[in-house]
Molecule: SAM riboswitch aptamer (S box leader)
Organism: Pedobacter puniceum
RNA sequence: GAUUUAUAAAGAAGUGGUAAGAGAACAGGCUCUAAGACCCACUGGCAACCUCACAAAGAUUGUGAAAGGUGCCAAAUCCUGCCCCGAAAGGGAAAUAUAAAUA
Numbered sequence: 001g002a003u004u005u006a007u008a009a010a011g012a013a014g015u016g017g018u019a020a021g022a023g024a025a026c027a028g029g030c031u032c033u034a035a036g037a038c039c040c041a042c043u044g045g046c047a048a049c050c051u052c053a054c055a056a057a058g059a060u061u062g063u064g065a066a067a068g069g070u071g072c073c074a075a076a077u078c079c080u081g082c083c084c085c086g087a088a089a090g091g092g093a094a095a096u097a098u099a100a101a102u103a
Base pairs, nucleotide, nucleotide: 002102003101004100005099006098007097008096013043014042015041016040017039021032022031023030026081027080028079029078044073045072046071049069050068051065052064053063054062055061056060077095082092083091084090
């Protein structure tokens, strides 16, 4: 990288380094950014997929924990794009991200 399943409107920032762009890709919008963004390191935190404990019950559900493996810490996955419905709102798909599993 591929496939399957699940989740994605909640939550969680300081310091140092660096320096000009950044928010996945394309387009449009909007936003962040020299009062230093993005990225990197450290520390801290959030969450609870794997994990652990307990309980119930039919192979899952509920409650709790956070040492370990991941993940994450501007904005709904920042919004829209395709389909349905449409006044708005809304629903679905695709794509993307993350986890677990498989060959």